Molecule: SAM riboswitch aptamer (S box leader)
Organism: Phaeocystidibacter marisrubri
RNA sequence: UACUUAUCGAGAAAGGUGGAGGGACUGGCCCUGUGAAACCUUAGCAACCCUUGCAAUGUGCAAGAAGGUGCUAAAUCCAUCCUGUGAAUCAGGAACAGAUAAAUC
Repeated sequence: UACUUAUCGAGAAAGGUGGAGGGACUGGCCCUGUGAAACCUUAGCAACCCUUGCAAUGUGCAAGAAGGUGCUAAAUCCAUCCUGUGAAUCAGGAACAGAUAAAUC
């Protein structure tokens, strides 16, 4: 980098360096000198891998958090299509794109 599978309305931030951008892309709408990105430290969240137990199957349930990742503004911030409603800025569903994990190459 590619492919497959699963998940994505929950959850969880302080400090230091830095000094203008950031939220993937486009548009919108936001965040940001009351300090952006990035890096570092410490802390935390979650439970994909993992550990333990029970069942008994290539799995389910419960508990845990030492280790490998990930994450710690806003639903993946919103967008497209379909359905419901008199209608919608409302509700439900589906797709595309994206992110993360695991496995394979």